[in-house]
Order: sequence, then C1' cells, then structure tokens
RNA sequence: GGGACGGUAGCUCAGACUGGGAGAGCAUUCGGCUGAAGACCGAAGGGUCACGAGUUCAAAUCUCGUCCGUCCCA
Repeated sequence: GGGACGGUAGCUCAGACUGGGAGAGCAUUCGGCUGAAGACCGAAGGGUCACGAGUUCAAAUCUCGUCCGUCCCA
C1' cells in the first nucleotide's frame, strides 16, 4: 500500500442480508422469598447504535468518506 471482518446499555452479544417497535443475558437498584444471606421469582433504571455526509416520508440497517481494532496479502 491492497483486501476481509468488526465498533449497538457498565460487560458479552443479537438485530443489518429483507429500512418503520432499539433488544437479550450478566451486572446494578428496588420488591418478593429467608431468622439472615445465597439461589430463585418479579420490576425498574441504564443507549449521540464509532464519527461526518448523502439517499429516503422514514436509516443501527442502504451509499460515500473518516477514525479505531483483529486477521490476510504484499
């Protein structure tokens, strides 16, 4: 220098191919249960969807550029 994949909640990730409600598990907080705690059950809080631009009535999702990470080629 060229290419592929990835960046979404505190952590691990799904959702993208096929545009329309932003989600799961763990963790945290509260409640239940218990003599108490753990486990278990229920609920809640927590997100500029890496950044910018474009297309569109509408973008995490499509297009372009930039940044970062992993891998391959040279």
Molecule: transfer RNA
Organism: Candidatus Woesearchaeota archaeon